[in-house]
Description: The RNA shown here (transfer RNA) has 74 nucleotides and comes from Candidatus Woesebacteria bacterium GW2011_GWB1_39_12. The organism belongs to Candidatus Woeseibacteriota, within Bacteria. Its Rfam family is "tRNA". Rfam describes the family as follows. Transfer RNA (tRNA) molecules are approximately 80 nucleotides in length. The family's RNA type in Rfam is transfer RNA.

RNA sequence: GGUCGCGUAGCUCAGUUGGCUAGAGCGUUCGAUUCACAUUCGAAAGGUCGAUGGUUCGAGUCCAUCCGCGACUA
Numbered sequence: 001g002g003u004c005g006c007g008u009a010g011c012u013c014a015g016u017u018g019g020c021u022a023g024a025g026c027g028u029u030c031g032a033u034u035c036a037c038a039u040u041c042g043a044a045a046g047g048u049c050g051a052u053g054g055u056u057c058g059a060g061u062c063c064a065u066c067c068g069c070g071a072c073u074a
C1' cells in the first nucleotide's frame, strides 16, 4: 500500500431484514432489611450509538469520506 472486520452507558455486550420512547449484566449512588457488615430487594444517575456529510416521512441500522483498533496479504 491492498482486502476485510469492529467502534452503542465506567466495563462486557445485545439491538438479525430501517418504524415511532436505545436496552441487559456487572459496577456506581440512594433507600429497605441487619446491632453492624455481607447477601437479598427496590429505585436513580449515567449514552447526543467514533466524527462529518448524504439517502429517507423516518437512520444505532443504508451510502460516502475521515479517525481509531484488529486480522489477512504484498
Base pairs, nucleotide, nucleotide: 001073002072003071004070005069006068007067010026011025012024013023019057028044029043030042031041032040050066051065052064053063054062
The prediction has a mean pLDDT of 81.